[in-house]
This is a predicted structure of a 1427-nucleotide RNA (small-subunit ribosomal RNA) from an uncultured bacterium. RNAcentral holds the sequence, with entries from ENA, Greengenes and SILVA. Its Rfam family is "Bacterial small subunit ribosomal RNA". Model confidence (mean pLDDT): 83 of 100.

């Protein structure tokens, strides 16, 4: 696109068409085939009668015709069924036409009628009358047939002669002229029957199949040929070009769909076939094996008086049922056509109408011009406005549709009829009236917002959307597309070049058989001859009509409808032409094969033969270990092993040469004689004269493991055992060891049997290396070199592939064969069949599941790959931590609470530069509600704000005497109005409640790592890549150099700060200031100078100067991005929660608890100490609610006091370690100080919970720390004071300062981390990945099963209806012969002839056995798939 639909929302109107695809399931009821009186007899009825007739109508029956058409299904059939074109010399044909020629003369019945009988009923029996165009008989024979004989031709035929024999009729009408019949023969025509080539689904997991089968002779049978039938004889006939079996299916023109070529499909109309409840069967006929005919059988269904009998809608309505689903039990013969009929006519559910359904196609319509206040209302907002929206109102105007009224058709061929129909059309009122839905808005695919909802609820055709800001779900709003329909579902063809004739492919993506020889088949070298099969032209018939096309016509158009033309395949048959393919027949040599001379070779079979080496025995020497492995142990040895030397056995395998070297069809083939044997190659041209290529099937060949049978077994080695190793170790290593492996015979038939690349030929730049041969130059020769033929590799053009990559050994170009592919998984499987001793092999599916599976290649990433390189990463070392005790943090545990947050590195002396109240965000108790705290409105109240004694209370908070205001403008006047303040109310306030995964903003890691990127441009289909790789050097993507790149940003360095060197200015603090300190501006270092070394470079290594020397030292600076890292409790913010509470506010308590784990820390565990006592040298801070000095008090924390000092001025303030001198002598101590008691100091309303100091006393663990683990490369670890933040008080924390002042570093294997380059990926939330099986549970489809159970369709036997035919037919018998008889139209006999009836053959069905084939089911059992 398209439909014979369906279903869901919705529906104004006309035309034309179209309607049981499902049960070929059952059917109530009505109707669908009659008609002739002009064949014939009788019957009624009705009219005229002159009662003799006449005339008209109707019925039953006898007779003729039709009834085999017309209408309906599509079960069956795969088939001469269809289609197409031929045959019938092998045939038939009513009615119809034309021709010829008759229609003569008898006979006997018999239905209806009439009596009577049987049965419920259908139906029927007997007696009796009658007719015919019903029946017989007899004459003719134009003719015909049949038999014998000729003639003529090519003739199983045709024409034609003669002779025998057979063989025909019906009448009726009548205007009396004729007209219709009737018989016989021919002829056409018009329908049929047969036979014939050719076309016509799918399956080979159906490979053999066929006894009347296949032929032939003969009888018989038909309209007619014919195994059609019988009987005998023959043994044939089909089949890979697919017989037979199964499976589905009515064919066709035709519709649909494609550019086409095809697929697909066969409603409606047309043309054939097939079938009429299911199977058989014949009558009757011109014709039927007969839809509304018979007979007989089975179902099924009605009637019955139970004895018996009816019935066939797949005819047209209609009714059940069955289903997604298909209409009236209308109207008329007017037309059209059909049957009878002389006609008139009758009869026609054929057929013309009409009804019903948007079921399709097509038309039309639901108004149309104006109209901005851009109305109200909705909806969206950025609150400004925007959209619906000229859309509506409103104002004009029109009726197509409707409705009302009136006219009124064609079709009818006419004397008459018109269902349709008062329809179509036509005029005329009326009034915008009564006529619009549906689907969609993530992309693809036109068309976007808001609200609700929160991996719920739902969407979905593919991606897929949804987990609190959904343009994808619902629902409005807008908006898009179509439109009286719109959407979905089904199916079909397209898109799909996705089965690939036209027009794919097989290296690596699915795909070349393992290899080979060959029958059949397919293809085939040059030239020439015959022919004319293919091919090619052209004539002629055909391809029904419809349908398609193109034109012209009628219906107002348009579907629809009429004419006219066109189209073309395929087929027959003539003629014709010969290029190319065929054929025939000659030639001819380039394919192909031979002949001769060479040559190379692990080609193969069979026989022998050699040597090393292994392991065994047998002797000698010797003497404790061998062996084995990362280390080891098992094992082997004092009963002498290994070692080592001699002699023996036995098997198997052939080191060196050897080689991307050789051979071979492939699997393969490797000491060496020797015998047989295939192949290849060069050279040479005397033979042959396409002999050739490929090859379905077949058939031989085939590693290794395996199998049978009998040898053989040295060594190695599945299994198996021991050892080891590991969490395990059913491995890997070790010691040991069977089959095997070797040999002969014989099976198996597969491999990553690969070059993942079938074979043959031909053609398409080339270099270069090798193996084997032959030419040439050369030379005495042999190399060299240069040509060629064959092989085997590597590199590389054009070309070719998706890329990788092949590239004369092609995966280019081309031809010819054969194999093989068609999405992944189930599946190299099931079942079936063949093969095989068995393993198993070969040939194969489907159900179901999945959206991918797969290849090449890019970027990352990642690696128990690789190179390089760096980092207190490792290593050289100092000092620690982990053991103790405290002192803090954090887990956990507890509690009314022990607020929260931070949780690998990058959370744990972090948020917190300090929790006694306060902070305090928690908890228990009490209390407050516009609020503690902002701003606005609206009212109120006059001792109003205010200040508040008292009283109640843990306060908070309630109550409350008394005192008593303020600012403006106004009036006598605190008199009036405002304001501020108070009181109520309404909006709001508040929130340390929730989301750091909505956010901002900071920070933190990776990491001071050297990376990270653009722009053009160049490579490449493309992701991308280059640039940024390479070669060097740096601390650096730092610099140099190269280079399809060229330059460019953001890091890196550098600019800023400080230290360190030094000039200059200025310096107020008792005076002086050269200098020291302070501050301010400068200068100073750049590899700048020399010498090597690199590449005449970047730079590196040594040197001079110089206060510093190669980024001097420290600091601040932190690319792109990476961790949904961290903070909503710092601040800010959306959303979402709370509102007499999750807001406030008070008091007490908690954050401080304590079995225990972990983190960072002080203090020591001592003699490099520790007490004691003298004696030294510091920076860099701070200080007015503040530092405090001198003096005094007190052992002392400290008090008392209060000079100076807003500081270079005064005070914190003795700095300590060092040092000199004494005690102590290695101990739980003169170490060490934890706990506890007393008794005190300060701070603060408050020291219990819970601070800090002082003195006394007390005097615990600990005597250097396990696995592990941290920091540090110089003024740097390490010791050692000193000061500030916070702070009323509290420091072992934290940030800063000086001062003593070391040791090491071989070097980058190894750990951790990090750069670059490169490899390999199945990995892409990137190894904390990804991913395999079992075993557990759910669910689904499905193999197998002892059975059980249905169907086909055959097959052997039994029995067998009807009916054809055949015998028989002693019963019956009117016409015709023959005779008797007599009543002269009768009856007797007897023939002929038929015939009931009985057998017989066949024969549907029905039973019975045994088999085949497809199903269904089936404990239980096998993999499968998916969660």
């Nucleotide at each position: 696109g398209a439909u014979a639909a369906a279903c869901g929302c919705u529906g104004g109107c006309g035309g034309c068409g179209u309607g049981c695809u499902u049960u070929a399931u059952g059917c109530a009821u009505g109707c669908a085939a009659g008609u002739c009186g002009a064949a014939c007899g009788a019957u009624c009825c009705c009219g005229a009668u002159u009662u003799a007739u006449c005339g008209g109508g109707a019925u039953a029956g006898u007779g003729g015709c039709a009834a085999a058409c017309g209408g309906g299904u599509g079960a069956g059939u795969a088939a001469c069924g269809c289609g197409u074109a031929a045959g019938u010399a092998a045939c038939c044909u009513a009615c119809c036409c034309u021709c010829a020629a008759g229609u003569a003369g008898g006979g006997g019945a018999u239905a209806a009628c009439u009596c009577u009988g049987a049965g419920a009923a259908a139906u029927u029996g007997g007696a009796g009358c009658u007719a015919a165009u019903a029946c017989c008989u007899u004459a003719u024979g134009u003719g015909g047939u049949g038999a014998u004989g000729g003639a003529g031709u090519g003739a199983u035929g045709c024409u034609u002669c003669a002779u025998c024999a057979c063989u025909a009729a019906a009448g009726c009408c009548u205007u009396a002229g004729g007209g219709c019949g009737c018989u016989u023969g021919a002829g056409g025509a018009u329908g049929g029957g047969c036979u014939u080539g050719c076309g016509u689904c799918c399956g080979a997991u159906u490979a053999g199949u066929u006894a009347g089968u296949u032929g032939g002779u003969a009888g018989g049978g038909u309209a007619a040929u014919g195994g059609c039938u019988u009987a005998c004889c023959a043994a044939g006939g089909c089949g890979a070009u697919g017989a037979u079996c199964g499976g589905u299916a009515g064919c066709u023109g035709g519709u649909u769909u494609g550019a086409g070529a095809g697929g697909a499909u066969g409603g409606u109309c047309a043309g054939c076939c097939a079938c009429a409840c299911u199977g058989g069967g014949a009558u009757u006929g011109a014709g039927a094996u007969a839809c509304g005919g018979c007979c007989c059988a089975g179902a099924c269904u009605c009637c019955u008086a139970c004895g018996g009998g009816a019935g066939g809608c797949a005819g047209c309505a209609g009714c059940a049922a069955g289903g997604a689903a298909u209409a009236u039990u209308g109207u008329g013969c007017a037309a059209u056509g059909g049957g009878c009929g002389a006609a008139a006519g009758c009869c026609u559910g054929a057929c013309a109408c009409a009804g019903c359904g948007a079921c399709g196609c097509c038309g039309c319509g639901u108004g149309g011009g104006g109209g901005a206040a851009g109305a109200a209302g909705g909806c969206c907002u950025u609150c400004g406005g925007g959209u619906u929206g000229u859309a509506a109102a409103c104002c004009c105007c029109u009726u197509u549709u409707c409705u009302c009224a009136g006219g009124g058709a064609a079709g009818a061929a006419u004397a008459a009829u018109g269902a349709c129909g008062g329809u179509a059309c036509c005029u005329g009122g009326g009034g915008a009236a009564g006529a619009a839905g549906u689907c969609a808005c993530g992309g693809c695919u036109a068309a976007c917002u808001a609200c609700g909802u929160g991996c719920c609820a739902g969407c979905a055709g593919c991606c897929g959307c949804g987990g609190u800001a959904a343009u994808a779900c619902g629902u409005a709003g807008g908006u898009g597309g179509c439109a009286a329909g719109c959407g979905u579902u089904a199916u079909c063809c397209g898109g799909a070049u996705u089965u690939a004739c036209u027009g794919g492919g097989u290296g690596u993506a699915a795909a070349g058989a393992g290899g080979g020889u060959g029958c059949a088949g397919g293809c085939g070298g040059c030239u020439u001859u015959u022919c004319a099969a293919g091919u090619c032209g052209a004539a002629u018939a055909u391809a029904a009509a419809a349908u398609c096309u193109c034109c012209c016509g009628g219906c107002u158009u348009a579907a629809c409808u009429g004419g006219g033309a066109g189209g073309g395949a395929c087929u027959a048959c003539u003629c014709g032409a010969u290029a190319c393919u065929g054929u025939u027949g000659g030639g001819c040599u380039a394919g192909a094969g031979a002949g001769c001379a060479g040559c190379a070779g692990g080609g193969g079979g069979a026989g022998g033969u050699g040597g090393a080496a292994u392991u065994c025995c047998c002797g000698g020497u010797g003497u404790a270990g061998u062996g084995g492995u990362g280390a080891a142990a098992u094992g082997c040895g004092u009963a002498g092993a290994u070692a080592u030397c001699g002699g023996g056995a036995g098997g198997a395998a052939c080191a060196c040469c050897a080689g991307u070297g050789g051979c071979g069809a492939a699997g393969g083939c490797g000491g060496c004689c020797u015998c047989c044997u295939g192949g290849g190659c060069u050279g040479u041209u005397a033979c042959u004269g396409a002999c050739g290529c490929u090859g379905a099937g077949g058939c031989c060949c085939g590693a290794a493991a395996g199998c049978g049978u009998g040898g053989g077994g040295a060594g190695c080695a599945a299994a198996c055992a021991g050892g080891a190793u590991u969490a395990g170790a059913u491995a890997c290593c070790c010691u040991g060891g069977u089959a095997g492996u070797c040999c002969a015979c014989g099976c198996u038939a597969u491999a990553a049997a690969c070059u993942a690349u079938g074979g043959a030929c031909a053609c398409u730049a080339g270099g270069u290396a090798u193996a084997g041969g032959g030419a040439g130059u050369a030379u005495c020769g042999a190399c060299c070199c240069u040509c060629u033929c064959u092989g085997u590799g590597c590199c590389g053009a054009a070309g070719c592939u998706a890329a990788c990559g092949c590239u004369u050994u092609a995966a280019g170009u081309g031809u010819c064969c054969c194999a093989c592919c068609u999405g992944g998984g189930a599946a190299c499987u099931a079942c079936g069949g063949c093969c095989g001793c068995a393993a198993g092999g070969c040939u194969a599916a489907a159900a179901c599941u999945c959206a991918a599976a797969g290849g090449a290649a890019u970027u990352g990433a990642c690696g128990g790959g690789g190179g390089c390189c760096c980092g207190c990463a490792c290593a050289a070392g100092c000092a620690g931590c982990g053991g103790a005790g405290c002192g803090u943090g954090u887990g956990g545990u507890u509690u009314a609470a022990u607020u929260c947050g931070a949780u690998g590195c990058a959370a744990c002396g972090c948020g917190a530069a300090g929790a006694a109240c306060c902070u305090u965000a928690c908890c228990a108790a009490g209390g407050c509600u516009u609020g503690a705290c902002a701003u606005g409105u609206c009212g109120g109240a006059a001792g109003u704000a205010g200040u508040g004694a008292c009283c109640u209370g843990a306060a908070a908070g309630g109550g409350a005497a008394a005192c008593c205001a303020c600012c403006u403008g106004u009036u006598a006047a605190g008199u009036c109005a405002g304001g501020a303040g108070c009181c109520g109310u309404c909006a709001c306030a508040g929130g340390u409640g929730c989301u750091g995964c909505a956010u901002g903003g900071c920070u933190g890691u990776c990491g001071u790592c050297a990376g990270c990127u653009c722009g053009u441009g160049c490579c490449g289909u493309g992701a991308g890549g280059u640039g940024u790789u390479c070669g060097g050097u740096u601390a650096a993507g730092u610099c140099c150099a190269g280079c399809a790149a060229c330059g460019a940003g953001c890091g890196c360095a550098a600019c800023c700060c400080u230290c360190g060197u030094u000039g200059c200015c200025a310096g107020u603090u008792g005076u002086a200031u050269u200098c020291u300190c302070u501050g301010g501006c400068g200068a100073g270092a750049c590899u700048g100078c020399c010498c090597c070394g690199c590449a005449a470079a970047a730079c590196g290594g040594g040197g001079a100067g110089g206060a510093a020397g190669g980024u001097g030292g420290g600091g601040a600076u932190g690319a792109c991005g990476u961790c949904a890292a961290g903070u909503c409790a710092g601040c800010a913010c959306g959303g979402c929660c709370c509102u007499u509470a999750u807001g406030c506010c008070u008091u007490g308590g908690g954050c401080u608890a304590c079995a225990c784990a972990c983190a960072c820390g002080c203090u020591a565990c001592a003699a490099u100490g520790g007490g004691u006592g003298g004696u030294a040298c510091a920076a860099a801070g701070g200080g007015u609610a503040g530092c405090a000095a001198u003096a005094g008090a007190g052992c002392g924390a400290u008090c008392u006091g209060g000079a100076g000092c807003u500081a270079a001025u005064c005070c914190c303030g003795u700095a300590a370690a060092a040092c000199c001198a004494u005690c102590c002598u290695c101990a739980g101590u003169u170490c060490g100080g934890a706990u506890u008691g007393c008794a005190g100091g300060c701070u603060g309303a408050a020291a219990u919970u819970c601070g800090c100091c002082u003195g006394c006393a007390u005097g615990a663990a600990g005597u250097c720390g396990g696995a592990g683990u941290u920091g540090c490369u110089a003024g740097u670890a390490a010791c050692c004071g000193c000061a500030g933040g916070u702070c009323a008080g509290c420091a072992u924390a934290c940030u800063g300062c000086g001062g003593u002042g070391a040791a090491u570093a071989c070097g980058u294997u190894c750990u951790c981390g990090g750069g670059c380059c490169u490899u390999g990926u199945a990995c892409a939330c990137a190894c904390c990945g990804c991913c395999c099986g079992u075993c557990a549970c759910g669910u689904c489809a499905u193999g197998a099963a002892a059975g059980u159970u249905g169907g086909c369709a055959a097959u052997a036997c039994c029995u067998g209806a009807a009916g054809u035919c055949g015998a028989u037919g002693g019963g019956c018998u009117a016409u015709c012969c023959c005779u008797g008889a007599u009543u002269u139209a009768u009856c007797g006999g007897g023939g002929a002839g038929g015939u009931a009836g009985u057998c017989g053959c066949c024969g549907a069905g029905g039973g019975u056995g045994g088999g085949g084939c497809c199903g269904a089911u089936g404990a239980u059992u096998g993999g499968g798939a998916c969660g």